[in-house]
Transfer RNA from an Isosphaeraceae bacterium, 78 nucleotides, folded computationally.
The sequence was found in a public genome assembly.
The coordinates come from a structure-prediction model, not an experiment, and the mean pLDDT is 82.
Rfam family: tRNA. By type it is a transfer RNA.
RNA sequence: GCUCCCGUCGUCUAGUCUGGUCUAGGACACAGCUUUUUCACAGCUGCAACACGGGUUCGAAUCCCGUCGGGAGUACCA
Numbered sequence: 001g002c003u004c005c006c007g008u009c010g011u012c013u014a015g016u017c018u019g020g021u022c023u024a025g026g027a028c029a030c031a032g033c034u035u036u037u038u039c040a041c042a043g044c045u046g047c048a049a050c051a052c053g054g055g056u057u058c059g060a061a062u063c064c065c066g067u068c069g070g071g072a073g074u075a076c077c078a
Stems, first nucleotide, its partner, number of pairs: 001074007010028004020058001030046005051067005
């Protein structure tokens, strides 16, 4: 240099292929409430995210292009 993969709540992830039922779901964590003599456990509720820019589209986390970051493979030079 080239090719491929990845980037989503504080953390780990689902969803992307096949656009809409996702103003994005789950677990843990955190906050509140209930329960308990207290703590813990348990139950309920809440909080919080689509790497960035552009394009296509009625509609983009999802498709296309570019950029950034991470990872893997490979070629050349030395």